[in-house]
């Protein structure tokens, strides 16, 4: 150089045909135990990588720029 893919919570990942962002695990609280663990239950954590268009409406379409993983050369 050239193609493809993946970037959403602290971590692994879901998000179907554009209409209120989940889930596990981890972390706080609390039940329960004579303590600890394991369980029951509840919360707190999000500019959805970064800008930018399109649409009433973007996590999702489009265009750009980053990272990081493959393949060709």
């Nucleotide at each position: 150089g050239g193609g493809c893919a993946a970037u959403u919570a602290a971590c692994u990942c879901a998000g179907c045909u554009g209409g209120u962002a989940g889930a596990g695990u981890g972390u706080c609280a609390u039940c329960u135990u004579g303590a600890c663990g394991u369980g029951g239950u509840g919360a707190a954590a999000g500019u959805c990588g970064g800008g930018g268009g399109u649409u009433c409406g973007a996590g999702c379409c489009c265009c750009u720029c980053a990272u990081u993983g493959c393949c060709c050369a």

Model confidence (mean pLDDT): 81 of 100. Predicted 3D model of a 73-nucleotide RNA (transfer RNA) from a Clostridiales bacterium. It matches the Rfam family "tRNA". By type it is a transfer RNA. Its family is annotated with triplet codon-amino acid adaptor activity in the Gene Ontology.